[in-house]
RNA sequence: UCCUCAUCCAGAGGGGUGGAGGGAUCGGCCCGAUGAAACCCCGGCAACCAUCAAACAACGCUUUGUUUGGUAUGGUGCUAACUCCGACAGAGCAAUCUGGAAGAUGAGGG
Numbered sequence: 001u002c003c004u005c006a007u008c009c010a011g012a013g014g015g016g017u018g019g020a021g022g023g024a025u026c027g028g029c030c031c032g033a034u035g036a037a038a039c040c041c042c043g044g045c046a047a048c049c050a051u052c053a054a055a056c057a058a059c060g061c062u063u064u065g066u067u068u069g070g071u072a073u074g075g076u077g078c079u080a081a082c083u084c085c086g087a088c089a090g091a092g093c094a095a096u097c098u099g100g101a102a103g104a105u106g107a108g109g110g
Stems, first nucleotide, its partner, number of pairs: 001110008013042005021031003025087004043079003048075002050071009083102001088099004
């Protein structure tokens, strides 16, 4: 950097350094000198990988897969606002809804 699959209306903040930006992009709307980004420390959330149990299924066994539930020592991730809202297409008088794109995160692969 690219590809595949899964998830994205839940949840969870204090301190230090720093000193004006940040919320991916564009538009909007927000956050920010009562201190933005970034870095560090200490917490927390969650349960993708991990791990344990049960049920079911496949294979002759070892084993593997699916579903449900539990755990949180390890690898990540996250800790304003639904991915903050919209963007493209469709339905609808409208409010709005559905799908997609893009993005984020994880796991696997090139």